[in-house]
RNA sequence: GUCCCAUUAGCUCAGUGGUUAGAGCGUUGGUCUUUUGAGCCAAAAGUCGCGGGUUCGAGCCCCGCAUGGGACA
Numbered sequence: 001g002u003c004c005c006a007u008u009a010g011c012u013c014a015g016u017g018g019u020u021a022g023a024g025c026g027u028u029g030g031u032c033u034u035u036u037g038a039g040c041c042a043a044a045a046g047u048c049g050c051g052g053g054u055u056c057g058a059g060c061c062c063c064g065c066a067u068g069g070g071a072c073a
Base pairs, nucleotide, nucleotide: 001072002071003070004069005068006067007066010025011024012023013022018056027043028042029041030040031039049065050064051063052062053061
């Protein structure tokens, strides 16, 4: 330098263009327990990496950029 993959909650990841963006773990509160942990109930936590475009409608499609990883040279 060229090409490919990834980017969604604190972490690991789902998510066929159409309802309110979800799960597990973690965190917080409650409950339970002699205590801790476990169990049970609930809650908080998202500019879907950034900027444009397409569309009636974009996390999803297209373009550029950024970051990380990989292949080739």
Predicted 3D model of a 73-nucleotide RNA (transfer RNA) from Amoebophrya sp. A25.
It matches the Rfam family "tRNA". Its family is annotated with triplet codon-amino acid adaptor activity in the Gene Ontology.
The source organism's lineage runs through Eukaryota, Alveolata, Dinophyceae, Amoebophryaceae and Amoebophrya.